[in-house]
RNA sequence: GCCGUACUAGAGAAAUGGUAACUCGCUGGACUCCUAAUCCAGAGAUUCUCGGUUCGAGUCCGGGGUGCGGCA
Numbered sequence: 001g002c003c004g005u006a007c008u009a010g011a012g013a014a015a016u017g018g019u020a021a022c023u024c025g026c027u028g029g030a031c032u033c034c035u036a037a038u039c040c041a042g043a044g045a046u047u048c049u050c051g052g053u054u055c056g057a058g059u060c061c062g063g064g065g066u067g068c069g070g071c072a
Stems, first nucleotide, its partner, number of pairs: 001071007010024003018055001026042005048064005
């Protein structure tokens, strides 16, 4: 340099172009003498970035960034 692939909440990780799930963690409560465990409830996301297509984009298309793999 070229090709491929990945990027979503604090961590992991889903999502036919149509309300961004779920698990752990976090916060509050129940339970307990107190913790842990368990149960109930809740908060937390500019979906890497900038554009395009579309009535509608995490998803499709293009530029860029970062990581990983392959080739040279």
The prediction has a mean pLDDT of 83. A computed fold for a 72-nucleotide RNA from Astrocystis sublimbata, annotated as transfer RNA. The organism belongs to Astrocystis, within Eukaryota.